[in-house]
Molecule: transfer RNA
Organism: Patescibacteria group bacterium
RNA sequence: UGCCGGAUGGUGUAACGGUAGCACAGUGGACUGUUAAUCCUCUAGUCCAAGUUCGAAUCUUGGUCUGGCAG
Numbered sequence: 001u002g003c004c005g006g007a008u009g010g011u012g013u014a015a016c017g018g019u020a021g022c023a024c025a026g027u028g029g030a031c032u033g034u035u036a037a038u039c040c041u042c043u044a045g046u047c048c049a050a051g052u053u054c055g056a057a058u059c060u061u062g063g064u065c066u067g068g069c070a071g
Stems, first nucleotide, its partner, number of pairs: 001070007010024004018054001026042001028040003047063005
């Protein structure tokens, strides 16, 4: 430099173009001699900027970071 892939709460991981879920972690509560465990509740996210579309995490373009391959 070229080609291919990836980026989603604090962490891991889903999501036919149509309400962004799940688990762990965290907050508050119940339970109790106290912790732990268990149960309930809540908080928190689509890498950035444009475009297409009634509607974009998803499609298109450009960029950033990152992994692989080639040289």